[in-house]
This is a predicted structure of a 73-nucleotide RNA (transfer RNA) from a Pseudomonadota bacterium. RNAcentral holds the sequence, with entries from ENA. NCBI's taxonomy places the organism under Bacteria, Pseudomonadati, Pseudomonadota. The prediction has a mean pLDDT of 82. It matches the Rfam family "tRNA". Rfam links the family to the GO term triplet codon-amino acid adaptor activity. Rfam classes the family as a transfer RNA.
RNA sequence: GCGGGGGUAAUUCAACUGGUAGAAUGCCACCCUUCCAAGGUGGAGGUUGCGGGUUCGAUUCCCGUCCCCCGCU
Repeated sequence: GCGGGGGUAAUUCAACUGGUAGAAUGCCACCCUUCCAAGGUGGAGGUUGCGGGUUCGAUUCCCGUCCCCCGCU
């Protein structure tokens, strides 16, 4: 330099074809328990790496750019 994969909640990952961004763990409150752990219920938490474009509407499609992994030279 070229090609491929990836970047989404604090963490690990979903969201298949464009239509309200979710799960688990963690965190907070409550219930349960003599207490703790375990268990149960509810809640908070997101500029979907960044900047543009297309569209009524973009995590998703297009362009540019940054970072990580793999391969080729």